RNAcentral holds the sequence, with entries from MGnify. c-di-GMP-I riboswitch aptamer from a soil metagenome, 90 nucleotides, folded computationally. Its mean pLDDT, the model's own confidence on a scale to 100, is 85.

[in-house]
């Protein structure tokens, strides 16, 4: 960055597996993408297992249920920063 070329990636839905969930991986499938390649450093979204607070239940002890808070989970196809890279007209 040519409504170019060669190639590339693959949203949702569906199926399987993993996971508490968010979500991830594989298959199938193309909504789109010029970094939709990599990376959680900053912001933000999502989830809330464990933990904490409170309430209730149970109680010899261990405990159980629910609301709220919370990331050490997750999203790079939310944005920014960083790293790397294909094509090659004028």
């Nucleotide at each position: 960055g040519a409504a170019a070329u060669a190639g590339g990636c693959a949203a949702a839905a569906c199926c399987g597996c993993u996971g508490a969930a968010a979500a991830g991986c594989g298959g199938c499938g193309a909504c789109g993408c010029a970094a939709a390649g990599c990376c959680c450093c900053g912001a933000g979204a999502c989830u809330a297992a464990a933990g904490c607070c409170g309430c209730g239940c149970a109680c010899u002890c261990c405990g159980c249920g629910c609301u709220g808070c919370c990331a050490c989970g997750c999203c790079a196809g939310u944005c920014g920063a960083g790293c790397u890279a294909c094509c090659g007209a004028a």